The part of an RNA shown here (large-subunit ribosomal RNA, domain I) has 543 nucleotides and comes from Taibaiella sp. Its Rfam family is "Bacterial large subunit ribosomal RNA". The prediction has a mean pLDDT of 84. The RNAcentral record of the full RNA draws on ENA. The organism belongs to Taibaiella, within Bacteria.
[in-house]
Context: one part of a larger RNA
RNA sequence: GGCGUAUGGAGGAUGCCUAGGCUCUCAGAGGCGACGAAGGACGUGAUAAGCUGCGAUAAGCUUCGGGUAGCUGCAAAUAAGCUAUUAUCCGGAGAUUUCCGAAUGGGGCAACCCAUCUCGAUGAAGUCGAGAUAUCCGUAUUAAUUACGGAGGCGAACCUGCUGAACUGAAACAUCUAAGUAAGCAGAGGAGAAGAAAACAAGAGUGAUUUCCCAAGUAGUGGCGAGCGAACGGGAAACAGCCCAAACCCACGAUGUUACGGCAUCCUGGGGGUUGUAGGACUGGUGAUAUGGACUUAAAACGUGUAACAGAGCAUGGCUGGAAAGCCAGACCAUAGAGGGUGAUAGUCCCGUAGGUGAAAUGCGUUUUAUACCUAACCAGUAUCCUGAGUAAGGCGGAACCGGAGAAAUUCUGUCUGAAUCCAGCGGCACCAUCCGCUAAGGCUAAAUACUCCUGAGAGACCGAUAGUGAACCAGUACCGUGAGGGAAAGGUGAAAAGCACCUCGAACAGAGGAGUGAAAGAGAACCUGAAACCAUACGCUU
Numbered sequence: 001g002g003c004g005u006a007u008g009g010a011g012g013a014u015g016c017c018u019a020g021g022c023u024c025u026c027a028g029a030g031g032c033g034a035c036g037a038a039g040g041a042c043g044u045g046a047u048a049a050g051c052u053g054c055g056a057u058a059a060g061c062u063u064c065g066g067g068u069a070g071c072u073g074c075a076a077a078u079a080a081g082c083u084a085u086u087a088u089c090c091g092g093a094g095a096u097u098u099c100c101g102a103a104u105g106g107g108g109c110a111a112c113c114c115a116u117c118u119c120g121a122u123g124a125a126g127u128c129g130a131g132a133u134a135u136c137c138g139u140a141u142u143a144a145u146u147a148c149g150g151a152g153g154c155g156a157a158c159c160u161g162c163u164g165a166a167c168u169g170a171a172a173c174a175u176c177u178a179a180g181u182a183a184g185c186a187g188a189g190g191a192g193a194a195g196a197a198a199a200c201a202a203g204a205g206u207g208a209u210u211u212c213c214c215a216a217g218u219a220g221u222g223g224c225g226a227g228c229g230a231a232c233g234g235g236a237a238a239c240a241g242c243c244c245a246a247a248c249c250c251a252c253g254a255u256g257u258u259a260c261g262g263c264a265u266c267c268u269g270g271g272g273g274u275u276g277u278a279g280g281a282c283u284g285g286u287g288a289u290a291u292g293g294a295c296u297u298a299a300a301a302c303g304u305g306u307a308a309c310a311g312a313g314c315a316u317g318g319c320u321g322g323a324a325a326g327c328c329a330g331a332c333c334a335u336a337g338a339g340g341g342u343g344a345u346a347g348u349c350c351c352g353u354a355g356g357u358g359a360a361a362u363g364c365g366u367u368u369u370a371u372a373c374c375u376a377a378c379c380a381g382u383a384u385c386c387u388g389a390g391u392a393a394g395g396c397g398g399a400a401c402c403g404g405a406g407a408a409a410u411u412c413u414g415u416c417u418g419a420a421u422c423c424a425g426c427g428g429c430a431c432c433a434u435c436c437g438c439u440a441a442g443g444c445u446a447a448a449u450a451c452u453c454c455u456g457a458g459a460g461a462c463c464g465a466u467a468g469u470g471a472a473c474c475a476g477u478a479c480c481g482u483g484a485g486g487g488a489a490a491g492g493u494g495a496a497a498a499g500c501a502c503c504u505c506g507a508a509c510a511g512a513g514g515a516g517u518g519a520a521a522g523a524g525a526a527c528c529u530g531a532a533a534c535c536a537u538a539c540g541c542u543u
Stems, first nucleotide, its partner, number of pairs: 001542009015528001016492002020463002022460007029452002031154002039100003042055003046078001050074002061094006070082003105114003115133007135151006158189001159187005169176001173223001199206002210237005220228002241444003244388001248271004253266005276422001278387004282381005292374002297370010308357002314330001316329004331348002333337001339351003393417008403429001424439005479486002499527001502514004
């Protein structure tokens, strides 16, 4: 020096555990904000650095309920107090709520500085307190930036619109693809969008929209490459239909004109009216005050949510043990043998659970009543009038559709043209005819559908501390970066602190040995278990 064995040190794997996560289900909620949000700064405690709570009324104030014997958060201890005149605690409703922040009187390097007007403090100056003073839009019989109303900002995804890539794939690459995706912007709501046929279909018919299953990877499209990719029809979910514009009638007003009787035109308002079997106006007749509604407000009832209440059944005997819930023996309840806790594994010890009961206040829903609002129909006639115009359609250039310009219908529109108007018009995949379907150029519309920042209840052949969220722990922290941004590590004494009084060694508030606690201290806070690498000591073998 090597190997082996043993005993230790060091280290923190493994096992067990879970306070935290992950993925879902069923309900709820789906917004907050100029009545000042989200998010912060600074304060606030007897002592107070942090977290939490709160706001100069500052771990809180008032009130109405619940509820109970203790209470002054995490957080031990001390002090000082509160509490059966019911505190602490839980729920409802209020009050207060500094400064910054959309931030909004002006400014500004956020949490600061400086104003004006009115009122008040005995008050001229100064100072202090309260209120008002931003911008944009709308409305107005505004004199007036005068008054009133609204907006602004934040928020996880879902939704609509506008703008709109590239990597990539095509085994290169240019049409194409990725993809109308990502990203940006605007807007809305609990959903959004779409939506009551100028639709489909095909000789038969259907009857708004949306979503799902099939049709179907079909028909198609495509450097006919890579790829992209319908519809009809069938089956389900859910179902709901309506309102204007116009013709015509009436009224206020304005303008023009007048033979002063009026007439015409226009604006605004009211009635009327709303469709393809064309309908309506209009003319003549009949007829009703009902019915229905997608619902404003109020009241009542009921249901439900936001605190809660009581809630059966072993104080059984013995054994082991530190401890019984274990084992042996016996008993009981069960609409309760879900779950958790208790010194090991408890239906009957505790909290609970099943099934019941319960609300002063407040939220939501349903129904009823009242109120406001909206809403009927039929017959005959068919001369006249109305039925959405720079529209439909066409040319050129783009785009959307399964369709890449193609024989290319249909839809949108930048540009140039530009109809008919019911004896009308559009569509049925160039175009034409027949036939069939429909009525554009105005608008509204629940449900079935999408999502989950958030609340409650629950589930898991999900994780168990290098896992599971980045974060089980004071984590978006420490730390890094000028900044955008990046971004950790870190859980476990014990049943209970009973957390080692006292003595000794020692310089010692280090450490150790006794003693004591405890089932255990080889559980001593560097604390459950305590693997390996690595280090040391002793012994054996060996060079």